[in-house]
RNA sequence: GCCUUAUCAAGAGUGGUGGAGGGACCAGGUCCGAUGAAGCCACGGCAACCUGUGAGCGCCGGCUCGUCAAGGUGCCAAUUCCUGCGGUGUUUCCGAAAGAUGAGGA
Numbered sequence: 001g002c003c004u005u006a007u008c009a010a011g012a013g014u015g016g017u018g019g020a021g022g023g024a025c026c027a028g029g030u031c032c033g034a035u036g037a038a039g040c041c042a043c044g045g046c047a048a049c050c051u052g053u054g055a056g057c058g059c060c061g062g063c064u065c066g067u068c069a070a071g072g073u074g075c076c077a078a079u080u081c082c083u084g085c086g087g088u089g090u091u092u093c094c095g096a097a098a099g100a101u102g103a104g105g106a
Stems, first nucleotide, its partner, number of pairs: 002105007013043005021032003026084004044076003049072003052067006080098001085095003
């Protein structure tokens, strides 16, 4: 990198370093940024996907509802910043695609 599946309107930042960009890609918009962007480091925090753990169910492969925050990930501006494709009737809503993250797999 590919496949399956779940979630994506909530939540959580300071310092150091760095020195001009950043918000995934493309286009448009818009926002953040020299009162210091990205990246990196330290510490802190959020959440609860997996491990752990309790109960129930079970077709004995697991499933559901809790619990903990020790371990493995993840995350810490704005809905995944918004629109792009489809359902319609523009503004709204729903869905898809793409993307991100977890778990499992070839």